[in-house]
Molecule: c-di-AMP riboswitch aptamer (ydaO/yuaA leader)
Organism: soil metagenome
RNA sequence: CGCCGAGUCUGGCUUCAUGAGCCGGGGACCCAGGUCCCACUUGGGGUGAAUCGGCGGGCGCUGCGACAGGCCCGCGGUAGGGCGACCUUCCCGCCCGAACCCGUCAGCUAACCCGGUAGGCGGUCAGGGAAGAA
Numbered sequence: 001c002g003c004c005g006a007g008u009c010u011g012g013c014u015u016c017a018u019g020a021g022c023c024g025g026g027g028a029c030c031c032a033g034g035u036c037c038c039a040c041u042u043g044g045g046g047u048g049a050a051u052c053g054g055c056g057g058g059c060g061c062u063g064c065g066a067c068a069g070g071c072c073c074g075c076g077g078u079a080g081g082g083c084g085a086c087c088u089u090c091c092c093g094c095c096c097g098a099a100c101c102c103g104u105c106a107g108c109u110a111a112c113c114c115g116g117u118a119g120g121c122g123g124u125c126a127g128g129g130a131a132g133a134a
Stems, first nucleotide, its partner, number of pairs: 001122004008020002011016001021117006031107001043105001044102004052077001054075006061069001080096005087132005
C1' cells in the first nucleotide's frame, strides 16, 4: 500500500466505554403457511459463500439384534463465494466450499427490544482476454 470480511471512525487512554457508521437476530396488523391432543426426534432455527448428491471406510449413537437412520474420516463433484491491483458485464484460469451459536423455540413484520464490530492474508513484472464506461 492492498485483499477477504459488517468488523470502520471517534472518545477515554490500554482494553474500557459512549456516540456515529455498518452488520445481524428477535418481534404485530396485512399477507403467506398451517389447522385436534400427546409423545418422540442426533427435533427445529440462526451467523457465515460454506449447501446438496455420489463412492469407499469407520463408530464407543438407537436397539435383543443394524443391511435402516445418525455421526465421523477420506476421495471426487456441486449450490454458492473470492481472486487475477481503476469500474461494469461476459469468457478464461486459480483458490475456498470451514467453523460456531441458541436450546425444543423462531414465516414475513411497523413500533419496540437484543447482540456484533473479530480474525486472516498478500505486495512492485504489484503479469489473463474481449466489449463497454471513463